Model confidence (mean pLDDT): 75 of 100. A computed fold for a 171-nucleotide RNA from Apilactobacillus nanyangensis, annotated as Lysine riboswitch aptamer. NCBI's taxonomy places the organism under Bacteria, Bacillota, Lactobacillales, Lactobacillaceae, Apilactobacillus.
[in-house]
RNA sequence: AAGAAGAGGCGCAGCUGACAUUAGUAGCCAUCAUGAGUCGAUAAAGCGACUGUGAUUGAAGGUGAAAGGGGAUGCCUGCCGAAACGACCGUUUCCUUUAUGAAUCGAGUCCGUUGGGUUCUAGCUUAAUAGGCUAGAGACUGUCGUGGUUAUGCUACGGAGUGCUUUGUGA
Numbered sequence: 001a002a003g004a005a006g007a008g009g010c011g012c013a014g015c016u017g018a019c020a021u022u023a024g025u026a027g028c029c030a031u032c033a034u035g036a037g038u039c040g041a042u043a044a045a046g047c048g049a050c051u052g053u054g055a056u057u058g059a060a061g062g063u064g065a066a067a068g069g070g071g072a073u074g075c076c077u078g079c080c081g082a083a084a085c086g087a088c089c090g091u092u093u094c095c096u097u098u099a100u101g102a103a104u105c106g107a108g109u110c111c112g113u114u115g116g117g118u119u120c121u122a123g124c125u126u127a128a129u130a131g132g133c134u135a136g137a138g139a140c141u142g143u144c145g146u147g148g149u150u151a152u153g154c155u156a157c158g159g160a161g162u163g164c165u166u167u168g169u170g171a
Stems, first nucleotide, its partner, number of pairs: 001169001003167004009080001011079004016074001019070001027063003031059003037050004041100006083114004087109002089106002092103003115141002118138008143159007
């Protein structure tokens, strides 16, 4: 150097998923007032739909979701940069075109951050006090390095997964 195998533990992801939240919200229904516009994400142009048999807005009433996000328990599957998040690129959807925006997927790049889980605080994201990410602080934990110690143990400090252990091969 390229290859093979392997370890960390409240370890990672996928599948399933009660349930909570979303939310007494959106929508729908009827009433009163208003009285000409409104809608198809935003802007322009177009195309279309609704509308004095009442658009729109407001009030109070009735009825009343879902998606996204989260997720106990349990089984199974794949794993140990597992994976997560971000950046960029591309796919698809939101009536059409252009631009923007939002969502979505990528068995895209391999560019950036993170050894692992956990607690607290702050920021960002989010409907959210959930979850996620980042930063700081704390103890824990695996690992390597340096030092102490009689020490295959114990301990102090430090590092980062581009790491660590084992193994054969090559230079």